RNA sequence: CCAGAGGGCCGGGCGGCCGCGGCGGAGUUCGCUCCGGCGAGGAAAGUCCGGGCUCCACGGAACAACGGUGCCGGGUAACGCCCGGCGGGAAGGCUCGCCUUCUCAGGGACAGUGCCACAGAAAGCAGACCGCCUGUUUUCGAGCGGGUAAGGGCGAAAGGGUGCGGCAAGAGCGCACCGCGCUGCUGGCAACAGGAGCGGCACGGUAAACCCCACCGGGUGCAAGAUCGAAUAGGGGCGACACAUGGGCCUGUUCCGGCUCGUCGCCCGGGUUGAUUGCUUGAGGGGCAGGGCGACCUGCCUCCUAGAGGAAUGGUCGCACAGGCGCAGAAAUGCGCUGGACAGAACCCGGCUUAUAGGCCCUCUGGCAAA
Numbered sequence: 001c002c003a004g005a006g007g008g009c010c011g012g013g014c015g016g017c018c019g020c021g022g023c024g025g026a027g028u029u030c031g032c033u034c035c036g037g038c039g040a041g042g043a044a045a046g047u048c049c050g051g052g053c054u055c056c057a058c059g060g061a062a063c064a065a066c067g068g069u070g071c072c073g074g075g076u077a078a079c080g081c082c083c084g085g086c087g088g089g090a091a092g093g094c095u096c097g098c099c100u101u102c103u104c105a106g107g108g109a110c111a112g113u114g115c116c117a118c119a120g121a122a123a124g125c126a127g128a129c130c131g132c133c134u135g136u137u138u139u140c141g142a143g144c145g146g147g148u149a150a151g152g153g154c155g156a157a158a159g160g161g162u163g164c165g166g167c168a169a170g171a172g173c174g175c176a177c178c179g180c181g182c183u184g185c186u187g188g189c190a191a192c193a194g195g196a197g198c199g200g201c202a203c204g205g206u207a208a209a210c211c212c213c214a215c216c217g218g219g220u221g222c223a224a225g226a227u228c229g230a231a232u233a234g235g236g237g238c239g240a241c242a243c244a245u246g247g248g249c250c251u252g253u254u255c256c257g258g259c260u261c262g263u264c265g266c267c268c269g270g271g272u273u274g275a276u277u278g279c280u281u282g283a284g285g286g287g288c289a290g291g292g293c294g295a296c297c298u299g300c301c302u303c304c305u306a307g308a309g310g311a312a313u314g315g316u317c318g319c320a321c322a323g324g325c326g327c328a329g330a331a332a333u334g335c336g337c338u339g340g341a342c343a344g345a346a347c348c349c350g351g352c353u354u355a356u357a358g359g360c361c362c363u364c365u366g367g368c369a370a371a
Stems, first nucleotide, its partner, number of pairs: 001367010013319006020039002023036005041342001045353002048351005053221001055219002066217005071085005086106001087104008107212002112210002114206003129152002131148007160178006179201001180199004185194003225277004235268007246261005284303008321340001323338006
């Protein structure tokens, strides 16, 4: 210098003019006007987790049902998040049993049930297709029977692996080492690791299949909720007047029957439009110091940074600056054109996930060049 992996940060700058939404001040003819200051994000997004707050429900506890989480320890208000460790897997390195990086929904398969496609002879109390050994028959091609899971073949998976012995051929049949299981010991808070003894091996896989175990979980979301309350319509009460030989309803008409009632004035209470509130000072940001491997915690100092309500945060011009393209040039460089992504707060906070042009920094790995 180039390429790759992981992580962190920024994500357009300055100025002029016009405009928009709150706030403060001044003026006002109450319509507004002027001045000052403030005005989106790392994801404001998806609404997937966890909380604050809110109202509704609820006497307490246990169990059941439903949903979620799942190695261990720590952090945190909490979490399915984060940090550290352990174990498994993959890649790489070397001094060859350790190191580095990445990654894993990583409890339980001797509680029970289910499933294991295709291929294959056989797929879960197994299995003889080829091969090997052996008996027998033979028309000498082979047929029939027995033994055998070492070899071939099928498969994701074939009832431990390697070697020696053994055997008719074989086989944990015997032995050594490795693996596995059981029981002590040592280290560690623990997950787990190391080593010892015993056992010839019994116990295949699958729980992002049912299930079992442990732990957690009431519902609702600011359009939550609270306050004030207009006209009109409707409800209730009181008073005055009116009253039925009437009006309305009970399926069209008649009869019979049932129910019900008007106007005015005053008062009360509920709701709608609307207004106010909730509303942004908060598990808050920055700096320094200390503790911790780290997530994070503690102390001190300092800062205030949108609060709209169909919803403001925009447009345009200029100047430089990255970046890209073209031309010229050996190069340095010069000229011209172009040009800055994803996106848009709506109660707030902690996470996760997804989108993101371009730029900067750190760590690791590989290659090339030089010293």
A computed fold for a 371-nucleotide RNA from Sphingomicrobium sp., annotated as Bacterial RNase P class A. Its Rfam family is "Bacterial RNase P class A". It is annotated as a ribozyme. Its family is annotated with tRNA processing, dimeric ribonuclease P complex and ribonuclease P activity in the Gene Ontology. Lineage of the source: Bacteria > Pseudomonadati > Pseudomonadota > Sphingomicrobiaceae > Sphingomicrobium. The RNAcentral record of the sequence draws on ENA.